A computed fold for a 266-nucleotide part of an RNA from Paenalicyclobacillus cycloheptanicus, annotated as large-subunit ribosomal RNA, domain VI. The prediction has a mean pLDDT of 90. Its Rfam family is "Bacterial large subunit ribosomal RNA". NCBI's taxonomy places the organism under Bacteria, Bacilli, Caryophanales, Alicyclobacillaceae, Paenalicyclobacillus. RNAcentral holds the full RNA, with entries from ENA.

Context: one part of a larger RNA
C1' cells in the first nucleotide's frame, strides 16, 4: 500500500518448516529347531543412552553489594561504632531472574498408498505362468496422523460483534477537502517483553511503577546496655538485627493537562 465502507476480538488452512534414531534385560522358552554345542522367528512387557523441548518444586551453579566475619590503610575529634579504597580487597553463605550436573514430557498407535519380494485369478500359447486385461499381502522409506508458523492463499477466506449516511467545494458527478463515530495512536507509569521497532500490563472511574506497611527466602545473634573476666572475650536482654529482584495491601509520589489518526461505501 493492497485485501472495493470504517474498526475489535475470534477462527479457517492452500502451503511451509520441525520432528523422524536406537541399545539391553525379563517373558514366551532353554520352547520351535539341531546328534551335540547351541539356540529362536512372532508377540507381551521393563529399562537405558544420545538428541528435542519446556520448567525451577527438588539437587545445586550464578547471584558487582542481601547477610556475616576479616586484612591493611585513610576519614567521620578521640573511644565505641560506622564509611571509603584495595579484582565485589579478601573469605563464608544467599532470594528472586538466568541455567544443568536437576525435574518432566516427546520420537508412537492407527489409517492410506507403494518398493523389493510374496501371491490369486489368468489368456496370447488348450499346458504352464504374480501380468499382458484384473485383484491382494507387503518396509525405519512416501501421504497423512504429532508440533509450530501461516490468508500478500493479490485465487488476498470465514464468524462474532460495534460506527453510522455530517458539513464545504465541484460540470453537484467521479472526485477533492474538513471536522467527527466505532476505534486507534502520540504522550507517559511499566515489565511476564525487549538491541531499536514491536508485543503485554495500565494511565485517577487507576495498583502500572516507586514508597510505606504486612508477609517470606537469606544471613545468623545488630547497636545500646547489663552481668562475669585484669583482658581477649563471653552470656543475656533476643532466632536479635538487617533484609535488591519475592507474595500481597496501601494513592502517599508519579502515570497530570492534553495532542493527532480514523468511515461517509467504485
Nucleotide at each position: 500500500c493492497g485485501c472495493a465502507g470504517g474498526a475489535u476480538a475470534c477462527g479457517u488452512g492452500a502451503g511451509a518448516g520441525g520432528a523422524a534414531u536406537u541399545g539391553u534385560c525379563c517373558u514366551u522358552a532353554g520352547u520351535a529347531c539341531g546328534a551335540g554345542a547351541g539356540g529362536a522367528c512372532c508377540g507381551g512387557g521393563a529399562u537405558g543412552a544420545a538428541c528435542c523441548g519446556a520448567c525451577c518444586g527438588c539437587u545445586g551453579g550464578u547471584g558487582u553489594c542481601c547477610c556475616a566475619g576479616u586484612u591493611g590503610u585513610g576519614c567521620c575529634g578521640c573511644c565505641a561504632g560506622g564509611c571509603g579504597c584495595a579484582g565485589c580487597g579478601c573469605u563464608g553463605g544467599g532470594u528472586a531472574g538466568c541455567c544443568a550436573a536437576g525435574u518432566c514430557g516427546g520420537g508412537g498407535a492407527u489409517g492410506g498408498a507403494u518398493a523389493a519380494g510374496c501371491g490369486c485369478u489368468g489368456a496370447a500359447a488348450g499346458c504352464a505362468u504374480c501380468u499382458a486385461a484384473g485383484c491382494g499381502c507387503g518396509a525405519a522409506g512416501c501421504c497423512a496422523g504429532c508440533c509450530u508458523c501461516a490468508a500478500g492463499a493479490u485465487a488476498a477466506c470465514g464468524u462474532a460483534u460495534c460506527c453510522c449516511a455530517u458539513c464545504c467545494g465541484g460540470u453537484c458527478a467521479a472526485c477533492g477537502g474538513a471536522g467527527u463515530a466505532a476505534g486507534a495512536c502520540c504522550c507517559c507509569u511499566c515489565a511476564a517483553a525487549g538491541a531499536a521497532g514491536a508485543u503485554g500490563a495500565g494511565g485517577u472511574a487507576g495498583a502500572u511503577c516507586g514508597g510505606u506497611c504486612c508477609g517470606g527466602a537469606g544471613u545468623g545473634g545488630a547497636a545500646g546496655c547489663g552481668u562475669a573476666g585484669u583482658g581477649a572475650u563471653a552470656c543475656g536482654u533476643g532466632g536479635a538485627g538487617c533484609g535488591g529482584a519475592c507474595g500481597g495491601a496501601u494513592a502517599c509520589g508519579a502515570a497530570u493537562c492534553g495532542g493527532u489518526c480514523g468511515a461517509g461505501g467504485g